[in-house]
Molecule: transfer RNA
Organism: Patescibacteria group bacterium
RNA sequence: GCCGACGUAGCUCAGGGGUAGAGCAACGCUCUCGUAAAGCGUAGGUCGUGAGUUCGAAUCUCACCGUCGGCU
Repeated sequence: GCCGACGUAGCUCAGGGGUAGAGCAACGCUCUCGUAAAGCGUAGGUCGUGAGUUCGAAUCUCACCGUCGGCU
C1' cells in the first nucleotide's frame, strides 16, 4: 500500500428500516443476629465520527477514525 471483519450500557454481546435490549457488574429494598447466597426493583446509551438515501436509520450507502486478521 491492497483486501476483509468488527465498533451498541462499566464488561461480554443481541438487535439487520418503525419505542434500543439481555447477562454480569453498580445502587436500593426484602430475607438474616450479621455476611454471603437468593428474590424484587432502580439507574446507566448523543448505537465510533461526519455526510447521504428515506416519512422514518443502531440497521442501507459513502468518507474518515480506531481495533483485529490476511496479502504484498